[in-house]
RNA sequence: GGAUUAUAAAGAGGAGUGGAGAGAUCAGGCUCUGUGAAACUCCGGCAACCUGCCUUAACGGAAAGGUGCCAAUACCUGCCGCUUCCGGAAAAACCGGAAGGGAAUUAUAAUUU
Numbered sequence: 001g002g003a004u005u006a007u008a009a010a011g012a013g014g015a016g017u018g019g020a021g022a023g024a025u026c027a028g029g030c031u032c033u034g035u036g037a038a039a040c041u042c043c044g045g046c047a048a049c050c051u052g053c054c055u056u057a058a059c060g061g062a063a064a065g066g067u068g069c070c071a072a073u074a075c076c077u078g079c080c081g082c083u084u085c086c087g088g089a090a091a092a093a094c095c096g097g098a099a100g101g102g103a104a105u106u107a108u109a110a111u112u113u
Stems, first nucleotide, its partner, number of pairs: 001113008013043005021032003026078004044070003049066003053061002074105001079102002082100007
């Protein structure tokens, strides 16, 4: 790097170094940022995927270890046009919009190659 499965509306920040960007990628929007971005370090915390521990018929509990995470839903939209509603139209077809749903992509874990 590839494959499979699960999860992604909850939760959890201070300090030091640093010095201009950041929110995965592209586009649009929006937001954060010299009252100091990214990155790194230390400390703290959240969560409970894996191991171990306690317990159970099953559930569950705790958080020691391995990861992960700690602005905003994975910040929002993008693809499908499946459901409902609204608008355009005399009506149907069709078109547009909103909410929901699905897909793709991404991230993380576990297993595997």

Record summary:
Predicted 3D model of a 113-nucleotide RNA (SAM riboswitch aptamer (S box leader)) from an uncultured Bacteroidota bacterium. It matches the Rfam family "SAM riboswitch aptamer (S box leader)". Rfam's curators write: The SAM riboswitch is found upstream of a number of genes which code for proteins involved in methionine or cysteine biosynthesis in Gram-positive bacteria. The SAM riboswitch acts at the level of transcription termination control. The predicted structure consists of a complex stem-loop region followed by a single stem loop terminator region. An alternative and mutually exclusive form involves bases in the 3' segment of helix 1 with those in the 5' region of helix 5 to form a structure termed the anti-terminator form. This entry represents the conserved core of the complex structure involving helices 1-4. The coordinates come from a structure-prediction model, not an experiment, and the mean pLDDT is 84.